[in-house]
The RNA shown here (transfer RNA) has 72 nucleotides and comes from Candidatus Diapherotrites archaeon CG08_land_8_20_14_0_20_30_16. The coordinates come from a structure-prediction model, not an experiment, and the mean pLDDT is 80. It matches the Rfam family "tRNA". By type it is a transfer RNA. The RNAcentral record of the sequence draws on ENA.
RNA sequence: GCAGUUGUAGUCUAGCGGUUAGGAUGAUUGCCUUCCAAGCUAUCGGCCCGGGUUCGAAUCCCGGCAGCUGCA
Numbered sequence: 001g002c003a004g005u006u007g008u009a010g011u012c013u014a015g016c017g018g019u020u021a022g023g024a025u026g027a028u029u030g031c032c033u034u035c036c037a038a039g040c041u042a043u044c045g046g047c048c049c050g051g052g053u054u055c056g057a058a059u060c061c062c063g064g065c066a067g068c069u070g071c072a
């Protein structure tokens, strides 16, 4: 340099163009307990960036950035 692939909460991960973006973990609050741990309830926090297509985009297309793999 070329090709492929991945990018979603602090961390890991699911998500057929129409769902309130789901789960785990984490943090905070409350319950329970003599206290702690465990358990239970509630809350917080997310689609890599820019543009396009579409009535509607995390999802499709183009460009960029970053990681990984292969070729040179």
Stems, first nucleotide, its partner, number of pairs: 001071007010025004018055001026044003030040002048064005